[in-house]
Context: one part of a larger RNA
RNA sequence: GAUUGAACGCUGGCGGCAUGCCUUACACAUGCAAGUCAAACGGUAACAGGUCUUCGGAUGCUGACGAGUGGCGAACGGGUGAGUAAUACAUCGGAACGUGCCCGAUCGUGGGGGAUAACGGAGCGAAAGCUUUGCUAAUACCGCAUACGAUCUACGGAUGAAAGCGGGGGACCUUCGGGCCUCGCGCGGACGGAGCGGCCGAUGGCAGAUUAGGUAGUUGGUGGGAUAAAAGCUUACCAAGCCGACGAUCUGUAGCUGGUCUGAGAGGAUGAUCAGCCACACUGGGACUGAGACACGGCCCAGACUCCUACGGGAGGCAGCAGUGGGGAAUUUUGGACAAUGGGCGCAAGCCUGAUCCAGCCAUACCGCGUGGGUGAAGAAGGCCUUCGGGUUGUAAAGCCCUUUUGUUGGGAAAGAAAAGCAGUCGGUUAAUACCCGAUUGUUCUGACGGUACCCAAAGAAUAAGCACCGGCUAACUUCGUGCCAGCAGCCGCGGUAAUACGAAGGGUGCAAGCGUUACUC
Numbered sequence: 001g002a003u004u005g006a007a008c009g010c011u012g013g014c015g016g017c018a019u020g021c022c023u024u025a026c027a028c029a030u031g032c033a034a035g036u037c038a039a040a041c042g043g044u045a046a047c048a049g050g051u052c053u054u055c056g057g058a059u060g061c062u063g064a065c066g067a068g069u070g071g072c073g074a075a076c077g078g079g080u081g082a083g084u085a086a087u088a089c090a091u092c093g094g095a096a097c098g099u100g101c102c103c104g105a106u107c108g109u110g111g112g113g114g115a116u117a118a119c120g121g122a123g124c125g126a127a128a129g130c131u132u133u134g135c136u137a138a139u140a141c142c143g144c145a146u147a148c149g150a151u152c153u154a155c156g157g158a159u160g161a162a163a164g165c166g167g168g169g170g171a172c173c174u175u176c177g178g179g180c181c182u183c184g185c186g187c188g189g190a191c192g193g194a195g196c197g198g199c200c201g202a203u204g205g206c207a208g209a210u211u212a213g214g215u216a217g218u219u220g221g222u223g224g225g226a227u228a229a230a231a232g233c234u235u236a237c238c239a240a241g242c243c244g245a246c247g248a249u250c251u252g253u254a255g256c257u258g259g260u261c262u263g264a265g266a267g268g269a270u271g272a273u274c275a276g277c278c279a280c281a282c283u284g285g286g287a288c289u290g291a292g293a294c295a296c297g298g299c300c301c302a303g304a305c306u307c308c309u310a311c312g313g314g315a316g317g318c319a320g321c322a323g324u325g326g327g328g329a330a331u332u333u334u335g336g337a338c339a340a341u342g343g344g345c346g347c348a349a350g351c352c353u354g355a356u357c358c359a360g361c362c363a364u365a366c367c368g369c370g371u372g373g374g375u376g377a378a379g380a381a382g383g384c385c386u387u388c389g390g391g392u393u394g395u396a397a398a399g400c401c402c403u404u405u406u407g408u409u410g411g412g413a414a415a416g417a418a419a420a421g422c423a424g425u426c427g428g429u430u431a432a433u434a435c436c437c438g439a440u441u442g443u444u445c446u447g448a449c450g451g452u453a454c455c456c457a458a459a460g461a462a463u464a465a466g467c468a469c470c471g472g473c474u475a476a477c478u479u480c481g482u483g484c485c486a487g488c489a490g491c492c493g494c495g496g497u498a499a500u501a502c503g504a505a506g507g508g509u510g511c512a513a514g515c516g517u518u519a520c521u522c
Stems, first nucleotide, its partner, number of pairs: 001522002004519001006518005013369004018364001020361001021327001026325003030322003035072003040069002043065002047063003050059003079280003089204006097197003102193003106189004110144001112142002119134006150159003164185006172179002206252003213243003218240008255277004259270004282303005305316004333359001335358003341355001342353004372402004382393004408458005416449001421443008466511005471492003477506005487494002
């Protein structure tokens, strides 16, 4: 000199933009943060509308829909950096693998069965909750049939699947439910792809030798097992190997990287925000479900802690967003909206989304603007100094003439919004001018921010300057007070009666909505 996720002191007008628990991975009150689908299902607790009514009500008939069965999601998104020195990360390679949703092409989707929740009855418990009995549905569950692929094979053969739902309709049939046709969404088998993930190797990036030897599943082989998959991954037997001064092992420290800071560079330091990967979710262990977890807002066990209890027994996990206590030099609102972007579910309408987009707080950083401009010598008054002549503050003020950024008041006022929806036309599909899909044209709706940005007008210099320093380094000097005292200080050093070094004043210098101090790094 540069830098910072900074803090402290004094001071503080505005805007834009970004950042904001670095410490206790300490404990957490409260609210919210993952739901959705009635076009899978039986139904009807609430609301609204019908219908009937003896005016008490009844009825799922319709819109819808609590709870329940079922599907998909909950493994993403969000947080934190405790652990980890290598099962991590970065780069470059590899072969023995998996893959829901999505895309391409292909073959099917036939016919049956038994349950169960909800609900009703009975009962236990303080509660959490539970038991028993009866009824019922499905895209829930289980057989049968079939098998283009697939798997196994002794090459003869064997095994093994599915589910329906919705829209529309001219003939024909009908038990009047529908069949049948067609379109859309699904379902099953097998193939390929994309993206994603699992695994292996090489190289690279910390310190300590006051850590020199380490290792028995250890190193390799064979047989068995396990896995989606290679492999001592695991197990039995056999052999005795394997790593190490090019630093094994041990100990300490640490998430890694793209990057960031500094520097002419080489290098040094660092790993907040943003992005990629990893690890973790009160502590330790375990599996279940599933395409995917050994799962932050799932389950089980053990432990510590907190809470409820009728003392028998139960409940919980903010390193999600806010917020509280505590710790600390120190770090924000218990805000708004799903309008946009993205995600989950859904045919869709839509619902959910503390992701996200916004607003709030803080001079925390960066950037920009302002606190007025011109004129004005009697060089006013006052202050300070003085050799008492004067000098300086100083064109500074006052006065005169202007301007109005910002602020105040009044008025106007966005972009961010295009889709989806509705209507028409054309094309595809089809028996079909119906439904559906695509293209195109028209039209209507949707904004949290926000009456915000921005624009116009009015009055009025009006609403706005501090901080540090002035002995040398280092730009800037005098007077008074003090008298080795009080004090200053980054280094040298100043202060013991004429202190440009302490304190104050006048003056000056440097930065400026900041200025200094402290701390970190180069």
Molecule: small-subunit ribosomal RNA, 5' domain
Organism: uncultured bacterium